[in-house]
Context: one part of a larger RNA
């Protein structure tokens, strides 16, 4: 060096992180169980006792099971195998899904929510067509798009882009129409050059629409210490960020400021609000259950380490 065992005294002091290893309990009985909860859960929560073998006496169809009394070892789940827990937070409701071979998650789905289309020869999709799926279905039906259980909610703006709807108007291609030009010719006549005027769609114009694409302001001044501005004026604007959150997976300055944990905490809880740049189905803000996430804390426990040392077996090396 691989791969194990064992260590006096500490006992995370390692370290990006307890990563590895240890450890306690063991889906057996009894007892016992907190917050918080969507009232199911949570939960085998935690946490403690017991466990052998004989007798006797109860129960019992037994199987075994209580109660009591003895014996034996260190040691009775006598061997093997068989969760560590408990507290806080973030994100994602859950179980699922994924980058075959560096990522398994907070990423995707998901069930609900909603909004657009389709009335059947549906819509949408394949195909050059026939044809086919949609569906042998019929709007409690099928496509599409966004959001993601659940709970309280979901606020302004239609000025721009989309979309829808609009029997006027306005411009507008073929194309109708022929007022007129010129050329020729003795002429009929043949070329030819066209004005007005009708002339679709679209566009323009009017309007509607946000769980459509998106957007949601400066700047001065003012209260009987100070500070601060309910308030006041003024420019802009389509409207000028409601409610809830808020140094946040978002905060440059930032290790912001207090407050807790620690003997010391850029991390972490919890409050402030000065939010460089949170904010309402590009969802907001909560949330019990769940997570091989991701963050901080403990208890246990240990060679992660203070700091190393033996031992084992097996390579590798030297000799034979």
């Nucleotide at each position: 060096c691989u791969u194990c065992g064992c260590u006096a005294a500490g006992g995370a002091a390692c370290u990006c992180g307890g990563c590895a290893a240890a450890a306690c309990a063991g889906c057996g009985g009894c007892c016992g169980u907190a917050a918080c909860u969507u009232a199911g859960g949570g939960a085998u929560a935690a946490g403690g006792c017991c466990u052998g073998c004989c007798c006797u006496u109860g129960a019992g169809c037994a199987a075994u099971c209580a109660a009591g009394g003895g014996c034996c070892g260190c040691a009775g789940c006598g061997a093997a195998a068989g969760a560590u827990u408990g507290g806080a937070a973030g994100c994602g409701a859950c179980u699922g899904u994924u980058u075959a071979c560096c990522a398994a998650a907070a990423a995707c789905a998901c069930a609900g929510g909603u909004c657009c289309c389709u009335g059947c020869u549906a819509a949408a999709g394949c195909g050059u067509a026939a044809g086919c799926u949609g569906a042998u279905g019929u709007a409690u039906a099928g496509g599409g798009g966004c959001u993601g259980a659940u709970g309280c909610c979901u606020g302004g703006c239609c000025a721009g882009u989309g979309u829808c709807a609009g029997a006027a108007u306005g411009u507008u291609a073929a194309g109708g129409g022929g007022a007129u030009u010129g050329g020729u010719g003795c002429a009929a006549g043949c070329c030819u050059u066209g004005a007005a005027c009708c002339g679709a769609a679209g566009c323009a114009c009017u309007g509607a629409u946000g769980a459509a694409c998106g957007c949601c302001g400066g700047c001065g001044g003012u209260a009987a210490c100070u500070a601060u501005a309910a308030c006041c004026g003024u420019c802009c604007u389509a409207a000028g960020g409601u409610a809830g959150c808020g140094a946040a997976a978002u905060u440059c300055c930032u290790u912001g400021u207090c407050g807790g944990g620690u003997g010391a905490g850029u991390u972490c809880c919890g409050a402030c609000c000065u939010g460089c740049a949170c904010g309402a189905a590009u969802g907001g803000c909560a949330u019990a259950a769940c997570g091989a996430c991701u963050u901080c804390c403990a208890a246990a426990c240990u060679g992660u380490c203070u700091c190393a040392g033996c031992g084992a077996a097996g390579u590798a090396c030297u000799c034979g």